[in-house]
RNA sequence: GGGCGAUUAGCUCAGUUGGUUAGAGUACCUGCCUUACAAGCAGGGGGUCGUAAGUUCGAGUCUUACAUCGCCCACCA
Numbered sequence: 001g002g003g004c005g006a007u008u009a010g011c012u013c014a015g016u017u018g019g020u021u022a023g024a025g026u027a028c029c030u031g032c033c034u035u036a037c038a039a040g041c042a043g044g045g046g047g048u049c050g051u052a053a054g055u056u057c058g059a060g061u062c063u064u065a066c067a068u069c070g071c072c073c074a075c076c077a
Stems, first nucleotide, its partner, number of pairs: 001073007010026004019057001028044005050066005
């Protein structure tokens, strides 16, 4: 330098043909239970979907650039 993949909650991930309130598990907080803790049960908070543009009536989803991470290939002194 070229190619491919990934980026969504603190963490691990899902998200259908682009379609009208962004989800699950876990973690965290509160309550119940317990002498107490853990486990269990119930409830709750937490996101502008890596960044910036574009297309569209409408973008997590499509397009482009950039950034970060991973894999492969090539080159160089």
Transfer RNA from a Mollicutes bacterium, 77 nucleotides, folded computationally.
The RNAcentral record of the sequence draws on ENA.